This is a predicted structure of a 343-nucleotide RNA (Bacterial RNase P class A) from a Microbacteriaceae bacterium. The organism belongs to Microbacteriaceae, within Bacteria. It matches the Rfam family "Bacterial RNase P class A". It is annotated as a ribozyme. The coordinates come from a structure-prediction model, not an experiment, and the mean pLDDT is 78.
[in-house]
RNA sequence: UGGGUCGACCAGACGAUCGCGGCAGAAAUGUCGAGGAACGUCCGGGCUCCAAAGAGCAUGGUGGUGGGUAACGCCCACUCGGGGUAACCCGCGAGAAAGUGCAACAGAAAGCAAACCGCCGCUUAGCGGUAAGGGUGAAACGGUGGUGUAAGAGACCACCAGCGACGCGUGCGAGCGUGUCGGCUAGGUAAACCUCACCAGGAGCAAGACCAGAUAGUUGGUGUAUUGGGCUGCUCGCCUAAGCCAACGGGUAGGUCGCUUGAGGCUGACGGCAACGUCAGUCCUAGAUAGAUGAUCGUCUCCCUAAGGGGAACAGAACCCGGCGUAUCGGUCGACCCAUCCA
Numbered sequence: 001u002g003g004g005u006c007g008a009c010c011a012g013a014c015g016a017u018c019g020c021g022g023c024a025g026a027a028a029u030g031u032c033g034a035g036g037a038a039c040g041u042c043c044g045g046g047c048u049c050c051a052a053a054g055a056g057c058a059u060g061g062u063g064g065u066g067g068g069u070a071a072c073g074c075c076c077a078c079u080c081g082g083g084g085u086a087a088c089c090c091g092c093g094a095g096a097a098a099g100u101g102c103a104a105c106a107g108a109a110a111g112c113a114a115a116c117c118g119c120c121g122c123u124u125a126g127c128g129g130u131a132a133g134g135g136u137g138a139a140a141c142g143g144u145g146g147u148g149u150a151a152g153a154g155a156c157c158a159c160c161a162g163c164g165a166c167g168c169g170u171g172c173g174a175g176c177g178u179g180u181c182g183g184c185u186a187g188g189u190a191a192a193c194c195u196c197a198c199c200a201g202g203a204g205c206a207a208g209a210c211c212a213g214a215u216a217g218u219u220g221g222u223g224u225a226u227u228g229g230g231c232u233g234c235u236c237g238c239c240u241a242a243g244c245c246a247a248c249g250g251g252u253a254g255g256u257c258g259c260u261u262g263a264g265g266c267u268g269a270c271g272g273c274a275a276c277g278u279c280a281g282u283c284c285u286a287g288a289u290a291g292a293u294g295a296u297c298g299u300c301u302c303c304c305u306a307a308g309g310g311g312a313a314c315a316g317a318a319c320c321c322g323g324c325g326u327a328u329c330g331g332u333c334g335a336c337c338c339a340u341c342c343a
Stems, first nucleotide, its partner, number of pairs: 001339010012300007020033005035314001039325002042323005047204004054236004059200005064078005079093001080091004094195002099193002101189002116134002118130005142160006161185002163182008208257004217248006227241005264283008301312004
């Protein structure tokens, strides 16, 4: 200097005039007022009610190991496998000798199988032996070399790979390295059913609580603790007691709370590889409810254009928070890897 990988931040700025919402104030006035994703509603919770607590089954979710966290399907580190020269990236990462299933076509044969061509032998229109060579296929039931044989074959031997058993070293662990024995060679797929381990009550701020006000009940079913109702998708168990369920019909749709001080933000120190934690200091930064932050002017910034001029993305809180996914104009910064050149 060029190319690449990973991460963090910003999200137009300033001024003037008028205007909008909250809070404070008697008033003047002061002060605050949409995001990095507020989007998706995909996960996890806080909170509220069922409700005062359980067990089992079903159903659903997660899936290498160790940590972090309120928790998670999230984050960090490590490990195994794959990709990449590398930085780094990816993984529906437990189990296939528990069982069931699936793999078109081709091929003789694709879960316990198989003999098409070939080779060998014989009593030769055929019978027997064989799976080393060839063919088909994504994949053909270990590889190389030898012994042996009628011809062959782990039939046997040496070495190697895998698998199994028994150890040793190392690591918290998943694992990694290694030794001895065994001729044992038992493919793939579980993002197929399944098995194993762990986790999970339900509904949701239109939850729920209070105030005011209005009204109108009728019919049917069940029924007074061997019953009805609730927890609950089912069973047990527990709680409760005149109610409950269904249909038709009528009244109200108002106001207040919930509603923003939090698993909170920022700064520093310490601990930790890191995620993050502890301590100290400091700050209070929307709470609307038919739904508020806008309009005009001027200057500047960034991008495009020769200029004139044009443009400035994705997009807007609605109980709150931690994540993930998706969209996005433009800019700033840092670390690492590779190549080339110079000192």